[in-house]
C1' cells in the first nucleotide's frame, strides 16, 4: 500500500397502498360560505423503517435458529420528506495474506 468485513458522515438511486368519510382545533376572512394546516376516530388497504413468527440444523427437556418469506403491534396510503436495500465518498475500527 492492497482484498474482505463492521461502524459512522455526506451524495445519488430507491416500491406498494383511499388527496376516502364524518368530527374537533387553529390560520386567512367583519360573519357565513370557501380555502389551508394540524389532531384523534371510522371503514378500506399496503409491505421495504422498527418489531414479532419459523424450515433445515443444533440440542434431544427447555432454549437457540435467516430472508425481500409470513404477521401487521408500530409505521404508511397526492406530491414533498422519510424509507429497507444498492452504488459512490470521507473518517474510524477488526482480521488474514
Nucleotide at each position: 500500500a492492497c482484498a474482505u468485513c463492521c461502524c459512522a458522515u455526506c451524495c445519488g438511486g430507491g416500491a406498494g397502498a383511499g388527496a376516502c368519510c364524518a368530527c374537533c382545533g387553529g390560520g386567512c376572512a367583519g360573519c357565513c360560505a370557501g380555502u389551508c394546516c394540524g389532531g384523534g376516530g371510522g371503514c378500506g388497504c399496503c409491505g421495504a423503517a422498527g418489531g414479532a413468527g419459523c424450515a433445515a440444523u443444533c440440542a434431544c427437556c427447555c432454549c437457540a435458529g435467516a430472508a425481500u418469506c409470513u404477521c401487521u403491534c408500530a409505521g404508511g396510503c397526492a406530491a414533498a420528506c422519510g424509507a429497507a436495500c444498492c452504488g459512490g465518498u470521507c473518517g474510524g475500527g477488526a482480521c488474514a495474506g